RNAcentral holds the sequence, with entries from ENA. Predicted 3D model of a 344-nucleotide RNA (Bacterial RNase P class A) from a Lachnospiraceae bacterium. The source organism's lineage runs through Bacteria, Bacillati, Bacillota, Lachnospirales and Lachnospiraceae. A source record names the gene rnpB.
RNA sequence: UCCGCAGAGCACACGGCCGCAGCUGACAGGCCGAAAGGCGUCAGAUGAGGAAAGUCCGGGCUUCACAGGGCAGGAUGCCGGAUAACGUCCGGCCGGGGUGACCCGCGGGAGAGCGCAACAGAAAUAAACCGCCGGAAACGGUAAGGGUGGAAAGGCAGUGUAAGAGACUACCGCCGCGCCGGCAACGGUGCGGGCAGAUGCAAGCCCCAUCCGAAGCAAGACCGAGCAGAAGCGAUGCGGCGGCCCGCCGCGCUUCGGGGAGGUCGCUUGAGCCUUCCGGCAACGGAAGGCCUAGAUAGAUGGCCGUGCAACGACAGAACCCGGCUUACCGCUUUGCAAAAAAA
Numbered sequence: 001u002c003c004g005c006a007g008a009g010c011a012c013a014c015g016g017c018c019g020c021a022g023c024u025g026a027c028a029g030g031c032c033g034a035a036a037g038g039c040g041u042c043a044g045a046u047g048a049g050g051a052a053a054g055u056c057c058g059g060g061c062u063u064c065a066c067a068g069g070g071c072a073g074g075a076u077g078c079c080g081g082a083u084a085a086c087g088u089c090c091g092g093c094c095g096g097g098g099u100g101a102c103c104c105g106c107g108g109g110a111g112a113g114c115g116c117a118a119c120a121g122a123a124a125u126a127a128a129c130c131g132c133c134g135g136a137a138a139c140g141g142u143a144a145g146g147g148u149g150g151a152a153a154g155g156c157a158g159u160g161u162a163a164g165a166g167a168c169u170a171c172c173g174c175c176g177c178g179c180c181g182g183c184a185a186c187g188g189u190g191c192g193g194g195c196a197g198a199u200g201c202a203a204g205c206c207c208c209a210u211c212c213g214a215a216g217c218a219a220g221a222c223c224g225a226g227c228a229g230a231a232g233c234g235a236u237g238c239g240g241c242g243g244c245c246c247g248c249c250g251c252g253c254u255u256c257g258g259g260g261a262g263g264u265c266g267c268u269u270g271a272g273c274c275u276u277c278c279g280g281c282a283a284c285g286g287a288a289g290g291c292c293u294a295g296a297u298a299g300a301u302g303g304c305c306g307u308g309c310a311a312c313g314a315c316a317g318a319a320c321c322c323g324g325c326u327u328a329c330c331g332c333u334u335u336g337c338a339a340a341a342a343a344a
Base pairs, nucleotide, nucleotide: 001340004337005336006335007334008333009332010331012308013307014306015305016304017303018302020047021046023044024043025042026041027040030039031038032037049315053326054325056324057323058322059321060320061216062215063214064213073212074211075210076209077208078092079091080090081089082088093107094105095104096103097102108207109206113205114204115201116200117199129146130145131142132141133140134139154172155171157169158168159167173195174193175192176191177190178189179188180187181186220265221264222263223262229256230255231254232253233252237251238250239249240248241247272291273290274289275288276287277286278285279284309313
């Protein structure tokens, strides 16, 4: 230089004007409302994201449920670690891909049972179509060769045999046991078993182990005039039952009062962010110092002008809050590493 691999960061910038939202301060002391509370003017600082998204996992928080155990249902699934927790992350193991940096894997059990396996092929878990051997033939032996298939009773070489075959032997593979290394997955090695428990699928049921109560901030808590309603007070008052008496009904006063409208809280200080140091390979944990960074409830975060640019600025828009995953996306900057070529 070129071509790759793995990360990290940014997400138009600066200035001016107008506007919006909540907050703080000052002014105003008026209006609405039963109250709580809301409404005004000016000034100031602040005001979306890396995904705010999908709502797919996990947790906090809230209300309800809950002695304990089991069944049903769901999720996860090599090993160790991280964490509040996870289906996430980190470090390993095994298998696969790449010259390499590195990447990919729903990676327990098919030796408990059931189920399924198209087409081709003689035959699909059970085997003789061709071939080979024996035999005159009928028929018998044979899974070594051919052909079909994703898969045909472990591979390959030899011994053996009529021809063959784990029938026997060595090596490799598989299974079991021991030893060595490792926390472990696993790796190495020795001995044993000829391997008839004889193919695959568990992303079909299933088995084993571990975990899981339900619903979600329109969760939920509080205030709450009047109204429905309840209790009490008054031999006194007022009205009605044509008048009067008794009686009855209503008005009155006090107390209580469920939920709705409305209001307040929940609401943003939090498993928080930044810097430095310490422990750890890392995820992460600890310590010290510093910072406060939207909080609406019909829902703000916008528009115009000027200058700049590789890009005229992609994907996109908070609504209880966090940790992840996934999906969308114009590009730019930067760190480490690999391969090739050239020069010193």